[in-house]
RNA sequence: GGAAGGGUAGCUCCAAUGGUAGAGCAGCGGUUUGAAGCACCGCCAGUGUUGGUUCGAUUCCAGCCCCUUCCA
Repeated sequence: GGAAGGGUAGCUCCAAUGGUAGAGCAGCGGUUUGAAGCACCGCCAGUGUUGGUUCGAUUCCAGCCCCUUCCA
């Protein structure tokens, strides 16, 4: 330099063929316990970035940034 894949919650991941995003774990609060743990209930928190298309973009398109792999 070229090619491919990926970037979603603190972490690991799902998601809809475009219609306002979920799970588990972690964290916080509560119930429970002599106390803790377990269990149960609740809360917290997110689409890499900038544009384009569209009534509407996490999803489609382009540029850029970052990660992984391959080729040179």

A computed fold for a 72-nucleotide RNA from Imperialibacter sp. EC-SDR9, annotated as transfer RNA. The RNAcentral record of the sequence draws on ENA and Rfam. It matches the Rfam family "tRNA". The literature on the family includes a 1993 paper in Trends Biochem Sci by Hou, "The tertiary structure of tRNA and the development of the genetic code". RNAcentral records the identical sequence in 4 taxa. Taxonomically the source falls in Imperialibacter (Bacteria, Bacteroidota, Cytophagia, Flammeovirgaceae). The coordinates come from a structure-prediction model, not an experiment, and the mean pLDDT is 80.